Predicted 3D model of a 367-nucleotide RNA (Bacterial RNase P class A) from candidate division WOR-3 bacterium UBA1063. The organism belongs to Caldifarciminota, within Bacteria. The prediction has a mean pLDDT of 77. The model forms 98% of the base pairs in the Rfam consensus. Its Rfam family is "Bacterial RNase P class A". The family's RNA type in Rfam is ribozyme.
RNA sequence: GGAGGAGGCCGGGGGACCGCCCUAAAACGGGAGGAAAGUCCGAGCUCCAAAGGGCAAGGUGCCACCUAACGGGUGGGCGCGGAAACGCGGCGGAAAGGGCCACAGAAACAAGACAGCCGAUGGUUCAAGUUGUAUUGAAUCAGGCUACGGUGAAACCGUGGGGUAAAAGCCCACGUCCUUUGCUGGCAACAGCAGAGGAGGUAACCCCCACCUGGAGCAAGGUCAAGCAGGGACAAAGGAGUUGCCCGCUCCAAUCUGGCGAAAUGUUGGAGAAGUCCCGGGUAGACCGCUAAAGCCAACCGGUGACGUUUGGCUCAGAGAAAUGGUUCCCCUCAGACAGAACUCGGCUUAUAGGCCUCCUCCAAAU
Numbered sequence: 001g002g003a004g005g006a007g008g009c010c011g012g013g014g015g016a017c018c019g020c021c022c023u024a025a026a027a028c029g030g031g032a033g034g035a036a037a038g039u040c041c042g043a044g045c046u047c048c049a050a051a052g053g054g055c056a057a058g059g060u061g062c063c064a065c066c067u068a069a070c071g072g073g074u075g076g077g078c079g080c081g082g083a084a085a086c087g088c089g090g091c092g093g094a095a096a097g098g099g100c101c102a103c104a105g106a107a108a109c110a111a112g113a114c115a116g117c118c119g120a121u122g123g124u125u126c127a128a129g130u131u132g133u134a135u136u137g138a139a140u141c142a143g144g145c146u147a148c149g150g151u152g153a154a155a156c157c158g159u160g161g162g163g164u165a166a167a168a169g170c171c172c173a174c175g176u177c178c179u180u181u182g183c184u185g186g187c188a189a190c191a192g193c194a195g196a197g198g199a200g201g202u203a204a205c206c207c208c209c210a211c212c213u214g215g216a217g218c219a220a221g222g223u224c225a226a227g228c229a230g231g232g233a234c235a236a237a238g239g240a241g242u243u244g245c246c247c248g249c250u251c252c253a254a255u256c257u258g259g260c261g262a263a264a265u266g267u268u269g270g271a272g273a274a275g276u277c278c279c280g281g282g283u284a285g286a287c288c289g290c291u292a293a294a295g296c297c298a299a300c301c302g303g304u305g306a307c308g309u310u311u312g313g314c315u316c317a318g319a320g321a322a323a324u325g326g327u328u329c330c331c332c333u334c335a336g337a338c339a340g341a342a343c344u345c346g347g348c349u350u351a352u353a354g355g356c357c358u359c360c361u362c363c364a365a366a367u
Base pairs, nucleotide, nucleotide: 001363002362003361004360005359006358007357008356009355010354012331013330014329015328016327017326018325020031021030022029033338037349038348040347041346042345043344044343045217046216047215048214052247053246054245055244057213058212059211060210061209062076063075064074065073066072077091078089079088080087081086092208093207097206098205099202100201101200114149116145117144118143121142122141123140124139125138126137127136128135157175158174159173160172161171162170176199177198178197179196180195181194182193183192184191185190221288222287223286224285230279231278232277233276234275238252239251240250241249255271256270257269258268259267260266295314296313297312298311299310301308302307
């Protein structure tokens, strides 16, 4: 100097004039983000009267730690990619069971012979040969094989040697992967060494295993005001309650009356409670919830780190049909990108002009 990798910060500041909100009046002070977006996760908070169990359904999926929690973060392991720094993760189980693997190919899990190799053993034909149907060679049938070739994402693990008529884990050596035993290191996932047994893929297909989960949501919910018109059904093995179902639990409620009959715990009707549901009518304004938050900043200490304890400091928007603006001057990166709070917070994902800082890897040159 070039190419690449990882992380962090800013994304406007100051003055003047005028206009808004917090705020009844004034002063001081403050007033839209790194994603405020998406509504994908997790919670705080509110309600379902209180407290439980099971099933269904759903979520996550290597290990350890952090966190209020998470499907998040940090560190490590394994696998893949990259020359490297680093990046990605479809990361429990295929030896419990089921399903699937199109087309091509002979054949896709106990599957198969297209092209081909052999033809030792048994048979046939031809040639040579011939005293001797002995012998030699070739072709082929029965039969044997699947190593080589082809198809495919994948063809019963790979390479080398032996063996065979020709072949094959058939045998041997080494290697890859899976299961498992022992030793060593590590909290662990795992790694190394030494043995034994084995050898399609797919679970982001069903499934099995482990752990986790009540539901709905600020249009939650609460207070005040206003305003009324009712009608019907169910109803004793009663009704309701947590917003999937069941059990349990809790709360409300269990009466009256007629006919027949001598009477019965008989028979046959009517009314009707608690409450739920359906149809219909009326009213709908104000206030709270609404911003002190697992909040932010700094320092010491602990930790590889995420982060945590302690100490000190700060209060940094709360609108209500929607405030946070306009003009001008200076600084600057010349205000341009993506883009505007609506209960709050921790994450993830998506969009993004411009500027700055730190560390790491590789290449080239010079000293």